A computed fold for a 73-nucleotide RNA from Nitrosomonas eutropha, annotated as transfer RNA. The coordinates come from a structure-prediction model, not an experiment, and the mean pLDDT is 81. NCBI's taxonomy places the organism under Bacteria, Pseudomonadati, Pseudomonadota, Nitrosomonadales, Nitrosomonas. The sequence is in RNAcentral, with records from ENA and Rfam.

RNA sequence: GCGCCCAUAGCUCAGUGGAUAGAGUACCGCCCUCCGAAGGCGGGGGUCGCACGUUCGAAUCGUGCUGGGCGCG
Numbered sequence: 001g002c003g004c005c006c007a008u009a010g011c012u013c014a015g016u017g018g019a020u021a022g023a024g025u026a027c028c029g030c031c032c033u034c035c036g037a038a039g040g041c042g043g044g045g046g047u048c049g050c051a052c053g054u055u056c057g058a059a060u061c062g063u064g065c066u067g068g069g070c071g072c073g
């Protein structure tokens, strides 16, 4: 230098055009218990890497950029 893949909650990930963007885990509160753990219930937490474009509508499609990984030279 060229090609491919990835970027969504603190972490691991789902969601591949349309309902308030979700799960597990972590964190906080309550229940339970003599106290904890486990278990149950609830809660907070998101410019979906950035910009532009396509579309009535974009996390999702296109282009460029940034960061990470792999391969080729």
Base pairs, nucleotide, nucleotide: 001072002071003070004069005068006067007066010025011024012023013022018056027043028042029041030040031039049065050064051063052062053061